[in-house]
RNA sequence: AGUGAACGCUGGCGGCAUGGCUUAGACAUGCAAGUCGAACGCGAUCCUCCCUUCGGGGAGGUGAGAGUGGCAAACGGGUGCGUAACACGUGAACAAUCUACCUUGAAGUGGGGGAUAGCCCAGGGAAACUUGGAUUAAUACCGCAUGUGGCAGAGAUUCGCAUGAAUCUCUCGCUAAAACUUGUAAUGGUGCUUCAAGAGGGGUUCGCGGCCUAUCAGCUUGUUGGUGAGGUAACGGCUCACCAAGGCUAAGACGGGUAGCUGGUCUGAGAGGAUGAUCAGCCACACUGGGACUGAGACACGGCCCAGACACCUACGGGUGGCAGCAGUUUCGAAUCAUUCACAAUGGGCGAAAGCCUGAUGGUGCAAUGCCGCGUGGGGGAUGAAGGUCUUCGGAUUGUAAACCCCUGUCAUUAAGGACUAAAACACUGUGAAGAGCAGUCUUGAAUUAACUUAAAGAGGAAGAGGUGGCUAACUCUGUGCCAGCAGCCGCGGUAAUACAGAGACCUCAAGCGUUACUCGGAUUCACUGGGCGUAAAGGGUGCGCAGGCGGUCGCGUGUGUCAGGUGUGAAAUCCCAGGGCUUAACUCUGGAACUGCGCCUGAAACUACGUGACUAGAGUCUUGGAGAGGUAAGCGGAAUUUCUGGUGUAGCGGUGAAAUGCGUAGAUAUCAGAAGGAACACCAAUGGCGAAGGCAGCUUACUGGACAAGUACUGACGCUCAUGCACGAAAGCGUGGGGAGCGAAAGGGAUUAGAUACCCCUGUAGUCCACGCCGUAAACGUUGUACAUUAGGUCUUGGAAGAUUCGACCCUUUCAGGGCUCAAGCUAACGCGAUAAAUGUACCGCCUGAGGACUACGGCCGCAAGGCUAAAACUCAAAGGAAUUGACGGGGGCCCGCACAAGCGGUGGAGCAUGUGGCUUAAUUCGAUGCAACGCGAAGAACCUUACCUAGGCUUGACAUGCACUGGACCGACUGUGAAAGCAGUCUUCCCUUCGGGGUCGGUGCACAGGUGCUGCAUGGCUGUCGUCAGCUCGUGUCGUGAGAUGUUCGGUUAAGUCCGGCAACGAGCGCAACCCUCGUCCUUAUUUGCCAGCGGGUAAUGCCGGGAACCAUAAGGAGACAAACCUCUAUUCGAGGUGGGAAGGUGGGGAUGAUGUCAAGUCAGUAUGGCCCUUACGCCUAGGGCUGCACACGUGCUACAAUGCCUGGUAUAAUGAGAAGCAAGACCGCGAGGUGGAGCAAAUCUUCAAAGCCAGGCCCAGUUCGGAUUGGAGUCUGCAACUCGACUCCAUGAAGCCGGAAUCGCUAGUAACGGCGUAUCAGCAACGACGCCGUGAAUACGUUCCCGGGCCUUGUACACACCGCCCGUCAAGUCAUGAAAGCCGAUUCUGCCCGAAGUGCAUGAGCUAACCUUCGGGAUGCAGUGCCCUAAGGCAGGGUUGGUGAUUGGGACU
Repeated sequence: AGUGAACGCUGGCGGCAUGGCUUAGACAUGCAAGUCGAACGCGAUCCUCCCUUCGGGGAGGUGAGAGUGGCAAACGGGUGCGUAACACGUGAACAAUCUACCUUGAAGUGGGGGAUAGCCCAGGGAAACUUGGAUUAAUACCGCAUGUGGCAGAGAUUCGCAUGAAUCUCUCGCUAAAACUUGUAAUGGUGCUUCAAGAGGGGUUCGCGGCCUAUCAGCUUGUUGGUGAGGUAACGGCUCACCAAGGCUAAGACGGGUAGCUGGUCUGAGAGGAUGAUCAGCCACACUGGGACUGAGACACGGCCCAGACACCUACGGGUGGCAGCAGUUUCGAAUCAUUCACAAUGGGCGAAAGCCUGAUGGUGCAAUGCCGCGUGGGGGAUGAAGGUCUUCGGAUUGUAAACCCCUGUCAUUAAGGACUAAAACACUGUGAAGAGCAGUCUUGAAUUAACUUAAAGAGGAAGAGGUGGCUAACUCUGUGCCAGCAGCCGCGGUAAUACAGAGACCUCAAGCGUUACUCGGAUUCACUGGGCGUAAAGGGUGCGCAGGCGGUCGCGUGUGUCAGGUGUGAAAUCCCAGGGCUUAACUCUGGAACUGCGCCUGAAACUACGUGACUAGAGUCUUGGAGAGGUAAGCGGAAUUUCUGGUGUAGCGGUGAAAUGCGUAGAUAUCAGAAGGAACACCAAUGGCGAAGGCAGCUUACUGGACAAGUACUGACGCUCAUGCACGAAAGCGUGGGGAGCGAAAGGGAUUAGAUACCCCUGUAGUCCACGCCGUAAACGUUGUACAUUAGGUCUUGGAAGAUUCGACCCUUUCAGGGCUCAAGCUAACGCGAUAAAUGUACCGCCUGAGGACUACGGCCGCAAGGCUAAAACUCAAAGGAAUUGACGGGGGCCCGCACAAGCGGUGGAGCAUGUGGCUUAAUUCGAUGCAACGCGAAGAACCUUACCUAGGCUUGACAUGCACUGGACCGACUGUGAAAGCAGUCUUCCCUUCGGGGUCGGUGCACAGGUGCUGCAUGGCUGUCGUCAGCUCGUGUCGUGAGAUGUUCGGUUAAGUCCGGCAACGAGCGCAACCCUCGUCCUUAUUUGCCAGCGGGUAAUGCCGGGAACCAUAAGGAGACAAACCUCUAUUCGAGGUGGGAAGGUGGGGAUGAUGUCAAGUCAGUAUGGCCCUUACGCCUAGGGCUGCACACGUGCUACAAUGCCUGGUAUAAUGAGAAGCAAGACCGCGAGGUGGAGCAAAUCUUCAAAGCCAGGCCCAGUUCGGAUUGGAGUCUGCAACUCGACUCCAUGAAGCCGGAAUCGCUAGUAACGGCGUAUCAGCAACGACGCCGUGAAUACGUUCCCGGGCCUUGUACACACCGCCCGUCAAGUCAUGAAAGCCGAUUCUGCCCGAAGUGCAUGAGCUAACCUUCGGGAUGCAGUGCCCUAAGGCAGGGUUGGUGAUUGGGACU
């Protein structure tokens, strides 16, 4: 784009078309083929007239009806079963043919005969129908005559494409006929017979063309041909007898499946592909099968006979029927109409005609089934109404849309009028010779009045369907929440859905719109136009080679293909073009073009082909020569393994990651000598050589194939490729017979392991070897078919030749044939290939067409078997695959780093307690955090509060904010009752300003609203963790690549560092690194109080206490200092590294702050903010009490310990950071102590608090202890409204576990670890043993980077990309689906053999019957019945082939 469509929703009108695609299933009813009296005989009925004995008779007319006869019925109409065929299409042929009616021409139409239907009579039967008798006509039938002619025979002439044809002459020959005629009339008309011709129509033959299948490869006996005969309209094995053995086939016979063919139709740019409704041509069929008759024509849709199935009638004896004609019924189905009108037109049959018949046809009806046309109104109309929808709340949109105003009147409605299609024939009139022709008159309409015209009224009666994520034109809201659903493909939906559903808006088409089905296109996706095969599917394992395809140079001829011109045909319709007719269009008419084809004629001769002649460049032969694991056979050789024999010799050997099995005291292994036997051939050896491939390796000999070089002599296209075929063809395997050293499937044993039917070890059989015969496959690979030609180079190598040169050999130059590498152009999707092509061309062969199923099943062929070759489908999926890119990953590689390992020190894991988490429990144990990167985390303080949880009691504009309206005079404060409190109820007291309107403030009432630690961290902002303080992450321009991308950023060094240097198709730049900042370490300057005190002075029991000082320390401001700076060495005189000195400090001096691009949908809606959703007398707010502290258990983080490097007692020395007013608190006193009393000083370098380990001395003496301190009892202190749940501390008493901790695991590299104490925040108090800081004492070790973990760079592989916590394979279990096998069972179809054999043609017979003719009258001839034979449908029996269904069980496959 299309449709004979169907379905869903909707539906105003008209025109033109179309309408059982399925069951060639079955059919009720009606109709669809008759007509002719001008061929014939009868003749019902009715009418008229006459006669009448009234019973009737006669005459004339009318003429139903059947019959005889003629013509038609073979057309028209239907259907597509069959048919793969001369059925169809196209073009030829018939010298091998027929033809009724029609036209033309020639000739004739004489004279006889016998029957028969009908009618009548009689009979049988239910009926259908039928039997007998009598009688009758013809254009029915039969002789005879005539013979224009025709046929037959003989001869001649002319012609032709072979058989032959035409014409002429002759003759014993054969051969026709039918009449009718309304009418005034005719040389009338219509018929009939013979012949000739035409037209139209058939019949037959041939070339070419058009489906699938080779898992159909051989088929055929009337088969192929001949001779003869028969038969036909006609040729012919068409049929028959005989003879011969042929005929067809890979260019697809035979078989199977499917199918009517064509013009055309649909699609497509075309080439093609699909299709064969309506219209037209041909064919086939008519319930199924067979058969003939009649006829010009049939083997006959509405004829006959027979058989069969089915249906109907029946009196059971027997009959009848054939809608694939038009309507209609039923069945089937997704699905296809009226049991209509008319012969008016067109056409057909009959007829002289009138006319009759015509379900052909013309019309109407039904159906949006299609095509076409028209309408459902037009113009104006903004405060852009209302309503709807959305909203950022401003508005936007629906939308000039509506309302409203002014118009119009198509269609439909009503009324009135009203056609075309019709021209005739017949008849009449005129003209005329005419009945010809012409002119005129008359008559005929189914549709049919709904064309058309006029009038009227009124916008009145007339719009839907699909869609809106992309493709694809058109977007928002609400609902839903991986549900419901959508979906053509991709896909959408898991709480913000433009994708579902609804709504609004919009888009497209429109009386339709969508969906489904099918065809073509897109699809260059079967590729002729117009594809491919190294790796995507695809080169056969290799060669030889028949058929086939293709083929060198130069001539000549022919004219096969080819080309040109002409001509015939290519039906009409259709398509296209130009016009015409319907108001337009669809539709239709006329003309043109076209129909790309086929035939014939003429011509051309380049190419092709054929024939012929020549040539040598292809191919081959010959001579000489060298190279080679080329092949086959025979012989020979040494090294090694093993075994055997003997000797020496003694305890092990062997084997492995480690072992064991195994061998060995019966003497192994080792070693020496000898012997046997089999297999394989080290070094040479190579990227080397040979071969068609497989493949080929010790040496020698024999036989033998091929290639190569040089030479020139010869042949003269002898060539290339190759389906089928033939041959070869690794390893394994098979058969027979040998052989068997080593190795070694199977098997046994030992190990390993969760297991180990494996890898490892010890044994070991087939086999490996030989001969002969099979098998015929491999990643048989260069994954690259063979042959030829052309197209830049470089280099290595094997074999040969020539040149030059040398004394000679090399080297060198050139060249031929191989084997490799690297590259230009070119090709390629890229990778890559690149004279050994995957470049450019030619020829031929093989192969491919999504993945799986499937290198499979079935069938066939081969094989001894194993198995091989050939080779599907159902079903499933939306992919499978190639090359390359970026990442990620690897029990890949290289380089490097990190307390990563190692080297060390100290811990955790065991105990008790503290604390957090999980779990359990509970009314609640609020919530969050969950590997590292949650778990002494949010929480720098849960008894109440906090508090978010639970229980109970209450409040409802609210505990809090803003605004408005009304109201009150307060508010505040005090008090009473009740209550656990909150609250509720109540009492007392009580304003300010004013312009007098009111305002402020507060309370109450009401409305807007507040409020929510309710949900979503997967809607978010912000902040944070982590990789990681790791060295990375990017950009611009340029360049490369089809592209993704690459380059830069890689490389060589170097660094802590993408730090720096060098090089480089890159050049630069940004964020990171480093530095700049803070702090500590040294020095200087300045300053000097509350800090300091050297020197001077004073003073004290003593103290910087005082005067004073500014040196020192300290404080806090500013500077200096360090940069690989100096020297040496190394390196590339670089960057840098190693060392040395100086220096307070030396190689980023120590520490901190600082965290790139990004990753983890990491964490947080409960810190705050915030979209959406949810609650609103509650999920908000208040209060009391409880809970967050609950305890069989598990884990994390800590503290204290287990003791003597310790504990206890006493003495004694030395800090820093800090904090302090509802605070820190001294001295003094009391208390054993916590603490109390009291309160000097201090808003602080001034006052308060100021260490412990250490050191000294003493005790303890290795024990559950003078260790350890849990737990418990008692007594207290402090804070606080309140220590019961549930605080800390003190004293007395008690005195648990624990004696250094399994597997495992953590931290730390120097002022670090370890050990020791001190301070602070939070805070009434405290769970602090936590966190954050401070100082004191103060180590050990690092060989090194193999390994574990993490990370960085480069490289490599990848089937991963949610990225290895990836992907993914197989068994088993369960379910579903399709399919193969299967003992069988049931069908369909076909073949073969046999039996039976209807009707019927033919032949034979014909004893029965027999009108026409003949007759010598006896009969004959003829015909018929009957009978027989051949053939034969249906049927039966038996056996094959093909195919379908089903089948217990079973095999594999697909999906979940």
Molecule: small-subunit ribosomal RNA
Organism: uncultured bacterium